Transfer RNA from Pelotomaculum sp. UBA3103, 72 nucleotides, folded computationally.
[in-house]
């Protein structure tokens, strides 16, 4: 350079047009002589990035940065 897949919560990740979610971690609080597990519960997010389509976009189309992979 071409193609093809991938970017959403601090980690790993679902989510094919109208509610942003899950484990795990974190904070509290129960429980325990103390700790672990457990249990309730809370914080945690420009859904890489700009535009475009739509009544409405994490998603659908263009460019574009960034990872991986295969080709050359």
């Nucleotide at each position: 350079g071409g193609g093809c897949g991938g970017g959403u919560a601090g980690u790993u990740c679902a989510g094919u047009g109208g509610g942003a979610g899950a484990a795990c971690g974190u904070c509290u609080g129960c429980u325990u002589g103390a700790c672990a597990c457990g249990c309730a519960g809370a914080a945690g997010g420009u859904c890489g990035u700009u535009g475009g389509u739509u009544c409405g976009a994490u998603a659908c189309c263009a460019a574009u940065c960034c990872c991986g992979c295969c080709c050359a």

Notes
Its Rfam family is "tRNA". Its family is annotated with triplet codon-amino acid adaptor activity in the Gene Ontology. Rfam classes the family as a transfer RNA.